[in-house]
Molecule: Bacterial RNase P class A
Organism: bacterium
RNA sequence: GGGGCGAACCGGGCCGCCGCCAUGAUGUCGAAAGGCGUCAUGGAGGAAAGUCCGGGCUCGACAGAGCGCGACGCCGGCUAACGGCCGGGCGCAUGGCUGGCGACGGCCAUGCGACAGACAGCGCAACAGAAAACGAACCGCCAUCGCAUCACUGCGAUGGUAAGGGUGAAAAGGUGGGGUAAGAGCCCACCGCGUCCGCGGCAACGUGGAUGGCAUGGCAAGCCUCGUCGCCGAGCAAGGCCGAACAGCGGGAGCACGGCUCGUGCGGUCGCGAUGCUUUGGUGCAUCGGACACCCCGCGGGUAGGUCGCGUAAGUCAAGGAGCAAUCCUCGACGAAGAUGGAUGGCGGCCACCGCGCAAGCGGCACAGAACCCGGCUUAUAGGUUCGUCCCUUUU
Numbered sequence: 001g002g003g004g005c006g007a008a009c010c011g012g013g014c015c016g017c018c019g020c021c022a023u024g025a026u027g028u029c030g031a032a033a034g035g036c037g038u039c040a041u042g043g044a045g046g047a048a049a050g051u052c053c054g055g056g057c058u059c060g061a062c063a064g065a066g067c068g069c070g071a072c073g074c075c076g077g078c079u080a081a082c083g084g085c086c087g088g089g090c091g092c093a094u095g096g097c098u099g100g101c102g103a104c105g106g107c108c109a110u111g112c113g114a115c116a117g118a119c120a121g122c123g124c125a126a127c128a129g130a131a132a133a134c135g136a137a138c139c140g141c142c143a144u145c146g147c148a149u150c151a152c153u154g155c156g157a158u159g160g161u162a163a164g165g166g167u168g169a170a171a172a173g174g175u176g177g178g179g180u181a182a183g184a185g186c187c188c189a190c191c192g193c194g195u196c197c198g199c200g201g202c203a204a205c206g207u208g209g210a211u212g213g214c215a216u217g218g219c220a221a222g223c224c225u226c227g228u229c230g231c232c233g234a235g236c237a238a239g240g241c242c243g244a245a246c247a248g249c250g251g252g253a254g255c256a257c258g259g260c261u262c263g264u265g266c267g268g269u270c271g272c273g274a275u276g277c278u279u280u281g282g283u284g285c286a287u288c289g290g291a292c293a294c295c296c297c298g299c300g301g302g303u304a305g306g307u308c309g310c311g312u313a314a315g316u317c318a319a320g321g322a323g324c325a326a327u328c329c330u331c332g333a334c335g336a337a338g339a340u341g342g343a344u345g346g347c348g349g350c351c352a353c354c355g356c357g358c359a360a361g362c363g364g365c366a367c368a369g370a371a372c373c374c375g376g377c378u379u380a381u382a383g384g385u386u387c388g389u390c391c392c393u394u395u396u
Base pairs, nucleotide, nucleotide: 001392002391003390004389005388006387007386008385009384010383012351013350014349015348016347017346018345020043021042022041023040024039025038026037027036028035029034045367049378050377052376053375054374055373056372057235058234059233060232068231069230070229071228072227073226074088075087076086077085078084089115090113091112092111093110094109095108096107097106098105099104116225117224121223122222123219124218138165139164140161141160142159143158144157145156146155147154148153173191174190175189176188177187178186192214193212194211195210196209197208198207199206200205239308240307241306242305248299249298250297251296252295257271258270259269260268261267272289273288274287275286276285277284315334316333317332319330320329321328322327353364354363355362356361
């Protein structure tokens, strides 16, 4: 100097003109509602995306418990919560260094792990293989016997054998030695494993000793067991408030009927009016005494529409403090888009970056657009900066 990998951050800047949305100020018209203008300020993201998890918020429903269902699953911490994040443990893989005859370890870096339980029970294991689990002789090895052969040896039968070969994803602890007819935890040492005890650690776990000779191997993203959490539903087009028009209901008036009595009707009674008869006399008796529309006032429901929800939020930044960190505490500053499925744009110039070109210059400049809000995860993303690590090359 170049390249790979990993992490964090940025992900174009400035100016002019014309537009759009919001807020504030203001001019003008108008009785008002409001209309038409002017100016100023603000106007997408790291993912605004997928809607995959978790919460806030809202509305309706709801006695309690069990059964059942779902998600999660090493340990500790963080958080409003999480399947998220941080730290730690263990295991595996890759690379480098290293110890041991060997099985197998140690250190560093990076990545990955649904990483609880397989002596509770049930179940499963294709193909290959003799055998896939109450537990395996196919080849081989060894012994004895029989037959054949002069012999080497071969064949057969019976038994021993898990050291060797072979099959498989997986084969009944492994390595080295002793031992044996051949072998075998049969014996010894070490490695691994199980159990018990001590020590360290909040814990996962680590470490040391004793002991068992290893005694039923794998799969729980098969059922299952254990533990934790959740389980009523819908989601801002949630939902709250205001509220036309039309239709409905009540009252007034139209229109002489009105009041009281059982809630209405019917009926009764009192008052009033009309007509007829009657009386000195509206004195008495009899009969009768409406409805719709237009109009006005009010009512409920809540349609059209308006408005709130809706931008002070588990907010952002800086400093100090606690902590390895995630994160938390204190204090200060800022408080930053808000449409109604709709604004956040277009054109031009300069600069930056990339490509081509000797040059003038030309072309390109990623992924992608808020919709109630927030914490995560996942996916897309040209280019750039910084740090770590590895490799190649050059110089000293």